[in-house]
Molecule: c-di-GMP-I riboswitch aptamer
Organism: Pseudomonadota bacterium
RNA sequence: AUCUGCCAAGGGCAAACUCGUCGCGAGGCGAGGACGCAAAGCUACCGGUCCGUCGCGGCGCGGAUAGCGGGGUUGCCGCG
Numbered sequence: 001a002u003c004u005g006c007c008a009a010g011g012g013c014a015a016a017c018u019c020g021u022c023g024c025g026a027g028g029c030g031a032g033g034a035c036g037c038a039a040a041g042c043u044a045c046c047g048g049u050c051c052g053u054c055g056c057g058g059c060g061c062g063g064a065u066a067g068c069g070g071g072g073u074u075g076c077c078g079c080g
Base pairs, nucleotide, nucleotide: 003080004078005077012037013036017032018031019030020029021028022027035067041073042072043071045070046069047068048065049064050063051062052061053060
C1' cells in the first nucleotide's frame, strides 16, 4: 500500500415507535428509543422507489430517499 472483517479493544451511527417542530406532501430537524450497520461517513452521477404539479394516467418539470442497488470520494481498529 492492497485485499479482508471469523476474533479483540476503544469508540461511532441509530430502524420502528412516541413527543416537539418545519414542510402541501414524500420527508427533514431536535429529544427519547434500539431494529440493525464496517462505511448506516460524505456525494443525487446512473438506475429504482416515493411525493408535488395535472380531474386521472403518461411525458415534462420540481422535490424526497445516501438505512434500495451501483458509481465517485474520504476514513478507525484488528486477525490474516